Molecule: transfer RNA
Organism: Nanobdellota archaeon
RNA sequence: GGGCCUGUGGUCUAGUGGCUAUGACGUCUCCUUGACGUGGAGAGGAUCUCAGGUUCGAAUCCUGACAGGCCCA
Numbered sequence: 001g002g003g004c005c006u007g008u009g010g011u012c013u014a015g016u017g018g019c020u021a022u023g024a025c026g027u028c029u030c031c032u033u034g035a036c037g038u039g040g041a042g043a044g045g046a047u048c049u050c051a052g053g054u055u056c057g058a059a060u061c062c063u064g065a066c067a068g069g070c071c072c073a
Stems, first nucleotide, its partner, number of pairs: 001072007010025003018056001027043005049065005
């Protein structure tokens, strides 16, 4: 330098054009316990890497950029 794939809460992840973006772990609060842990209930946390475009409507489709991974040279 070229090709392919990926980018969503702190971490991992569901979503394949439309109703308030899903769940797990973790965090916080309360209950339970003599205390811790386990268990139960609840809360907070992502405007979806960035910028444009298409569309009535974009996390989702298109283009470019950036970052990461794999392969080729």